[in-house]
This is a predicted structure of a 184-nucleotide RNA (c-di-AMP riboswitch aptamer (ydaO/yuaA leader)) from a Nocardioidaceae bacterium. Model confidence (mean pLDDT): 77 of 100. It matches the Rfam family "c-di-AMP riboswitch aptamer (ydaO/yuaA leader)". Its family is annotated with regulation of gene expression and cyclic-di-AMP binding in the Gene Ontology.

RNA sequence: UCAGGGACCGCGCCGAGUCUGGAGUCGUUCUCUUCGGGGAGAGCGAACCGGAGCCGGGGAACCACGUUUCCUUGGGGUGAAUCCGGCGCGUCCUUGUCACGGAUCGUGGCGAGGCGUGCUGGUAGGGCGAAUCUUUGCCGCCCGAAUCCGUCAGCUCACCUGGUAGGCGUUUGGACAAAGAGGA
Numbered sequence: 001u002c003a004g005g006g007a008c009c010g011c012g013c014c015g016a017g018u019c020u021g022g023a024g025u026c027g028u029u030c031u032c033u034u035c036g037g038g039g040a041g042a043g044c045g046a047a048c049c050g051g052a053g054c055c056g057g058g059g060a061a062c063c064a065c066g067u068u069u070c071c072u073u074g075g076g077g078u079g080a081a082u083c084c085g086g087c088g089c090g091u092c093c094u095u096g097u098c099a100c101g102g103a104u105c106g107u108g109g110c111g112a113g114g115c116g117u118g119c120u121g122g123u124a125g126g127g128c129g130a131a132u133c134u135u136u137g138c139c140g141c142c143c144g145a146a147u148c149c150g151u152c153a154g155c156u157c158a159c160c161u162g163g164u165a166g167g168c169g170u171u172u173g174g175a176c177a178a179a180g181a182g183g184a
Base pairs, nucleotide, nucleotide: 010170011169012168013167014166018052019051020050021049022048025046026045027044028043029042030041031040032039033038053164054163055162056161057160058159063154074152075149076148077147078146083122084121085120086119087118088117089116090115092114093113094112095111096110097109098108099107100106101105125143126142127141128140129139132181133180134179135178136177137176138174
C1' cells in the first nucleotide's frame, strides 16, 4: 500500500414482522472513576408477560361451483416466486418396429410418449438504485425460492383464531427527471 475477516454503533434493504408498558435481570460497546479488585452512567441487544398497530387462517346469506364418460400424479394455504421450452441421465411405466428364442410370452437393438432427475434459456409476476412518503418516466442491476396443513377448507357479516420472524448491505453510489401529499 492492497486484499480479506471480526466486534459495537449509525444509516439503509427484502419482509406483516413495528411502537409501547411491566420492571428488574443478563450480554455487549463506550465514557467516567478506583492502587487494584471493583463501581457508576449512557447506548444497543436478549429472554418473560401484556397493550396498540400491522399481517394471515377459519367462518352465513347472496353469488359462485354443480351433468355424462375416460385417464390420472387427492386437495388446500403462506409467498412475487407462475407458466413455456432445450440438452442430458434412468435396472422406471406405456408403446411402435426389427432380430433371436423355449414363441398371445421373454431378451436385446432403434424410436415415440409419460414419470423422475441434473443443467440451461425465457416468462406472468416481484424488488432495488437514499431530498419524509407516494406515483410516473428513462436507464441500470437483481429475484422469479422455499415451506406449511394432512384427505379437509369457494366467497363470506357477526364470531373464532394464529404471527409479529429470519436474512442481507454499508462510503461517493442514477444521490437522474417530473408531479402530488406532508412537514419545517